A computed fold for a 72-nucleotide RNA from Candidatus Roizmanbacteria bacterium RIFCSPLOWO2_01_FULL_45_11, annotated as transfer RNA. The source organism's lineage runs through Bacteria, Bacteria candidate phyla and Candidatus Roizmaniibacteriota. It matches the Rfam family "tRNA". Rfam classes the family as a transfer RNA. Rfam describes the family as follows. Transfer RNA (tRNA) molecules are approximately 80 nucleotides in length.

[in-house]
């Protein structure tokens, strides 16, 4: 330099145009003598960044940054 995959909650990951979700973790409550486990609830996201298309974009298109892998 070229190519491929990926970037979404604190972490690991879903989500192929129509109000962004799960598990674990965190916090609160219930339960218990206490802890753990269990049950209920809550908080936590400018969907890497900037544009474009569209009534509507995590999703499609372009550019760009970062990570991993391959080729030279």
């Nucleotide at each position: 330099g070229c190519g491929a995959a990926g970037g979404u909650a604190g972490u690991u990951c879903a989500g192929u145009g129509g109000u962004a979700g799960a598990a674990c973790g965190u916090c609160u409550g219930c339960u218990u003598c206490c802890c753990a486990a269990g049950c209920a609830g809550a908080a936590g996201g400018u969907c890497g960044c900037g544009g474009g298309u569209u009534c509507a974009a995590c999703u499609c298109c372009c550019g760009u940054c970062c990570u991993u892998c391959g080729c030279u």